[in-house]
RNA sequence: AUUCAUAAAGCCAAAUUCGUCGUGAGGCGGAGACGGAAAGCCACGGAUCUCUGAAGAGAUAGCCGGGUUACCGAUU
Numbered sequence: 001a002u003u004c005a006u007a008a009a010g011c012c013a014a015a016u017u018c019g020u021c022g023u024g025a026g027g028c029g030g031a032g033a034c035g036g037a038a039a040g041c042c043a044c045g046g047a048u049c050u051c052u053g054a055a056g057a058g059a060u061a062g063c064c065g066g067g068u069u070a071c072c073g074a075u076u
Base pairs, nucleotide, nucleotide: 001075002074003073011036012035016031017030018029019028020027021026034062040068041067042066044065045064046063047060048059049058050057051056
């Protein structure tokens, strides 16, 4: 400098459950471990979902794409 799979030292943590915040989708913390090579970060495009009479306002980054940064390993 390039690369991300079949490996995983270290890392994250689905369902479920307890507490808590929110009208809600959901968020945060504890337990837990289905999985993950960006399951780090960003709502930019699509998608799904919630609230609302409507206008509109929100949620999901572990739905897909995109942007951006990066560990181990491998190759040069």
Molecule: c-di-GMP-I-GGC riboswitch aptamer
Organism: Pseudodesulfovibrio sp.